[in-house]
Context: one part of a larger RNA
RNA sequence: GAGUAGCGAAAGAGGGGGGAGGAACCCCUCCGCCGAAUGCCCAAGGUUUCCUGGGGAAGGCUCAUCCGCCCAGGGUUAGUCGGGAGCUAAGGCGAGGCCGAGAGGCGUAGUCGAUGCACAACAGGUUGAUAUUCCUGUACCACAGUGUUUGCGCACAGACCCAAUUCGCGCGACAGCGGGGCUGGCCUUUUUGGCCGAACCGUAAUCCGCGCGAUGCGGGUAGCAAUGGGGUGACGGAGAAGGGUAGAUCAUCCCGGGCGCUGGUUGUCCCGGGGUAAGCGUGUAGGGGGUUGCGUAGGCAAAUCCGCGCAACAUAACUCCGAGACGUGAUACCGAGCCGUUUUAGGUGAAGUGAUCGGUCCCAUGCUUCCAAGAAAAACCUCUAGCGAGCAAACAUUGUGCCCGUACCCCAAACCGACGCAGGUGGGCACGUAGAGAAUACGAAGGCGAUC
Numbered sequence: 001g002a003g004u005a006g007c008g009a010a011a012g013a014g015g016g017g018g019g020a021g022g023a024a025c026c027c028c029u030c031c032g033c034c035g036a037a038u039g040c041c042c043a044a045g046g047u048u049u050c051c052u053g054g055g056g057a058a059g060g061c062u063c064a065u066c067c068g069c070c071c072a073g074g075g076u077u078a079g080u081c082g083g084g085a086g087c088u089a090a091g092g093c094g095a096g097g098c099c100g101a102g103a104g105g106c107g108u109a110g111u112c113g114a115u116g117c118a119c120a121a122c123a124g125g126u127u128g129a130u131a132u133u134c135c136u137g138u139a140c141c142a143c144a145g146u147g148u149u150u151g152c153g154c155a156c157a158g159a160c161c162c163a164a165u166u167c168g169c170g171c172g173a174c175a176g177c178g179g180g181g182c183u184g185g186c187c188u189u190u191u192u193g194g195c196c197g198a199a200c201c202g203u204a205a206u207c208c209g210c211g212c213g214a215u216g217c218g219g220g221u222a223g224c225a226a227u228g229g230g231g232u233g234a235c236g237g238a239g240a241a242g243g244g245u246a247g248a249u250c251a252u253c254c255c256g257g258g259c260g261c262u263g264g265u266u267g268u269c270c271c272g273g274g275g276u277a278a279g280c281g282u283g284u285a286g287g288g289g290g291u292u293g294c295g296u297a298g299g300c301a302a303a304u305c306c307g308c309g310c311a312a313c314a315u316a317a318c319u320c321c322g323a324g325a326c327g328u329g330a331u332a333c334c335g336a337g338c339c340g341u342u343u344u345a346g347g348u349g350a351a352g353u354g355a356u357c358g359g360u361c362c363c364a365u366g367c368u369u370c371c372a373a374g375a376a377a378a379a380c381c382u383c384u385a386g387c388g389a390g391c392a393a394a395c396a397u398u399g400u401g402c403c404c405g406u407a408c409c410c411c412a413a414a415c416c417g418a419c420g421c422a423g424g425u426g427g428g429c430a431c432g433u434a435g436a437g438a439a440u441a442c443g444a445a446g447g448c449g450a451u452c
Base pairs, nucleotide, nucleotide: 012030013029014028015027016026017025031449032448033447034446039429040428041427042426045409046408049407050074051073052072053071054070055069059067060066079140080139081405082404083403084402086117087116091112092111093110097106098105099104121138122137123136124135125134141401142400143399144398145397146396147395148394149393150392151391152390161218166214167213168212169211170210171209172208176203177202178201179200184196185195186194187193223387224386228383229382230381231380236370237369238368239367242363243362244361247357248356249355250354251353253274254273255272256271257270258269259267275333276332279328280327281326286321287320288319289318290313291312292311293310294309295308296307298306299305334352337348338347339346371374415424416423431443432442433441434440
């Protein structure tokens, strides 16, 4: 400079409270604002800002008894929500490998990687602060065990096939062993010597053969079942019609309350209310798939599966998907209000129907149509390879169920903008009257009155 600019879009008023102190804190009343948000719920990001008690230096564009400030204490509870223990995309890394003087680059198998796929819980209650996590009630999933019932099988029995190995019993005699010994042979020749040796006799411990019995290798069977084959998962744009539900409105119907400080108001009067999930059962509107038999050089081996070919049958049957409704869940919970507490303990608790409108949500990744022709893998189903002695199904019941996140803000005073900044920030919910509408105006629930 200068007590100048400014104090960052906006409606507040009256009364009460505690307090040293109040325009701004708390409570009440009236008024006003938002209401496709200025409401509610998430993701990202923030990281304790959440709740309770206390404080009054600094921060707060003024004040402050107040605060997202300071101090202390407290608070986040999961088989089912989200992530991991499942899968893969873009992309990353990358055994070997290739390239490079090197540093390093690329990349196969593989291994990671959600913004996608798969996957079992709902309703009510409760705290000062968490809740699909705690509690109550009713469910579901995975694994393991037990029990019952049903079905199938190996094996056995009286009755499969091949048959290794071992054992037991019996029989046999051509090998063996013992005997025997020919018109025999050989050696030594000194011999009444030695050796070999057919017939024949004996023997069965060992060995051999045969039979019987036991053992039970292997095959076939129920079942399990790939890391392999096939199916499915599995996908674009646009459009139209239908069936529903959420939700809403109205009610002369049902339930509860009221009867007028001023003339009227027992009336078709006024005010308020007229709810409930998953799961389980049923399988509807609607939608998808043709089915069966035979053959088969394809699907890196195999296949009853898939593909291909032929035939028969049929537009029906069968099968799969499928909202909703109905029943159950629920003799429960919720519920206007009433009683009580005396400022928020508790108790009790009626009706709980009908009609109309009706979604951008569900059936539906459906249907129709178009050309630019619109992820992958696992889960799942099926087929054999393989394994194979016990297995499968239903019901009942018992047990187990790990790790991480969970407070709070989230179109904002808590995130990104140096700020408590008129900026920016992805998804979900979507009430009434008027309206084509999520425009706009005024309202509900709910939230605010913006820190001079």